[in-house]
């Protein structure tokens, strides 16, 4: 320094030929349920790192920046 991958709820993680509320799991929280709990059921959380742009419409595409990783020099 050059190049190539990643960042999505507290934690892990799908989703990227661009379109209806952005699956799921675990943690919590509140309710059902129990003498009380546990177990089960129900319900609630995401400006998708950040700027900007194309587009009727961006997590998705295009420039940028920040962090993190692999390789080469």
């Nucleotide at each position: 320094g050059a190049u190539c991958c990643c960042g999505u709820g507290g934690c892990c993680a799908a989703g990227u030929u661009g379109g209806c509320u952005a699956a799921g799991g675990c943690a919590g929280u509140u309710g059902a349920c129990u003498g009380c709990a546990a177990c089960u059921c129900a319900a609630c959380g995401a400006u998708c790192a950040c700027c900007g742009g194309u587009u009727c419409g961006a997590a998705u595409c295009c420039g940028g920046u920040c962090g993190g990783g692999g390789u080469c020099u």